[in-house]
A computed fold for an 89-nucleotide RNA from an uncultured Candidatus Woesearchaeota archaeon, annotated as transfer RNA.
RNA sequence: GGGCCCGUAGCUUAGCCUGGUUGGAGCGCUCGACUGAUAGCUCUUGCCUAGAAAUCGAGAGGUCCGGAGUUCGAAUCUCCGCGGGCCCA
Numbered sequence: 001g002g003g004c005c006c007g008u009a010g011c012u013u014a015g016c017c018u019g020g021u022u023g024g025a026g027c028g029c030u031c032g033a034c035u036g037a038u039a040g041c042u043c044u045u046g047c048c049u050a051g052a053a054a055u056c057g058a059g060a061g062g063u064c065c066g067g068a069g070u071u072c073g074a075a076u077c078u079c080c081g082c083g084g085g086c087c088c089a
Stems, first nucleotide, its partner, number of pairs: 001088007010027004020072001029059005038050002040047002065081005
């Protein structure tokens, strides 16, 4: 230098080919419920104390790498960049 592929919430990823209701899901995060391991106090089975995991419920978080174009309408099509990967030279 040339060719191909990829770029969607913190992470993984569906949707893109066949443009059209609210861009979904899992993990994670936040809040709550439940339970009460464990701890504290007191101290014979007590306490109007704190409280983990698991489970359940709710919620926040993305305008889709950036820009332009096409279109009534773009994450989805086209072009130019940026970033990453693979191959050729």

The sequence was found in a public genome assembly.
Its mean pLDDT, the model's own confidence on a scale to 100, is 81.
It matches the Rfam family "tRNA". By type it is a transfer RNA.